The RNA shown here (FMN riboswitch aptamer (RFN element)) has 137 nucleotides and comes from a marine eukaryotic metagenome. Its Rfam family is "FMN riboswitch aptamer (RFN element)". About the family: The RFN element is a highly conserved domain that is found frequently in the 5'-untranslated regions of prokaryotic mRNAs that encode for flavin mononucleotide (FMN) biosynthesis and transport proteins.

RNA sequence: GCCUUCGGGGUUAGGUGAAAUUCCUGACCGGCGGUGAGCUGUUUGUACAGUCAAGCCCGCGAACUUUGCCAAAAUUGAGGUGGAGCCGAUUAGGUGAAAUUCCUAAGCCGACGGUUACAGUCCGGAUGGGAGAAGGC
Numbered sequence: 001g002c003c004u005u006c007g008g009g010g011u012u013a014g015g016u017g018a019a020a021u022u023c024c025u026g027a028c029c030g031g032c033g034g035u036g037a038g039c040u041g042u043u044u045g046u047a048c049a050g051u052c053a054a055g056c057c058c059g060c061g062a063a064c065u066u067u068g069c070c071a072a073a074a075u076u077g078a079g080g081u082g083g084a085g086c087c088g089a090u091u092a093g094g095u096g097a098a099a100u101u102c103c104u105a106a107g108c109c110g111a112c113g114g115u116u117a118c119a120g121u122c123c124g125g126a127u128g129g130g131a132g133a134a135g136g137c
Base pairs, nucleotide, nucleotide: 001137002136003135004134005133006132013025014024015023028120029110030109031060032059033058034057038051039050040049041048042047055108056107064085065084066083067082068081069080070079073076090106091105092104093103094102112124113123114122
């Protein structure tokens, strides 16, 4: 560099109402990479190996806005590719040499369009795209 495969979870129950999986009570969910003091083994060791590891620490991705270039068909623009913008949320206590990652507790967050009524969870773009992971050449 090429190819193949994989690559997101969740509304149960009750209340109000003409109408809500959208509101209220309560419950439920957590993509990818990095970062460890977890766990196991070895060890003088804070070292080494394996394994696991944060929704809210750092970075990335989808969506959305804008834009350069290429461009089928044929005369506006299917589609492809790159740039820029936008892009949510955590504290307190404990232990300790060291922790926004461990332990305890209490919090907080979640694109766009649709909808008899406001959506992280329903329906749709999407049998899409994708950070990346594994394997092969």